[in-house]
RNA sequence: UGGGGUAUCGCCAAGCGGUAAGGCAUCGGACUCUGACUCCGACACCGGUGGUUCAAAUCCAUCUACCCCAG
Numbered sequence: 001u002g003g004g005g006u007a008u009c010g011c012c013a014a015g016c017g018g019u020a021a022g023g024c025a026u027c028g029g030a031c032u033c034u035g036a037c038u039c040c041g042a043c044a045c046c047g048g049u050g051g052u053u054c055a056a057a058u059c060c061a062u063c064u065a066c067c068c069c070a071g
Base pairs, nucleotide, nucleotide: 001070002069003068004067005066006065007064010024011023012022018054026042027041028040029039030038047063048062049061050060051059
C1' cells in the first nucleotide's frame, strides 16, 4: 500500500429490514436470625458520520480501532 474479517450492556453472546434474546456480573425486593441458595423485578436506540427506506443493529459509502492474507 492492496484485499478480507470483526466492532451489540461491565464480560460472553443471539439477531439476517418491522422498534434488541439469553448467560454471568451489578442494583432493588421477597425468603432467612444472618449469610448462601432460590424466586421476582430493573439494566444496551447496536464503534463514528452520511446515505437508501414508510421503517436500519440489519442494506450502501466513508472514517476509526483491532485481527488475518499478499507484497
Source information
The RNA shown here (transfer RNA) has 71 nucleotides and comes from Dehalobacter sp. UNSWDHB. The sequence is in RNAcentral, with records from ENA and Rfam. Its mean pLDDT, the model's own confidence on a scale to 100, is 81. Its Rfam family is "tRNA". Rfam describes the family as follows. Transfer RNA (tRNA) molecules are approximately 80 nucleotides in length. Rfam classes the family as a transfer RNA.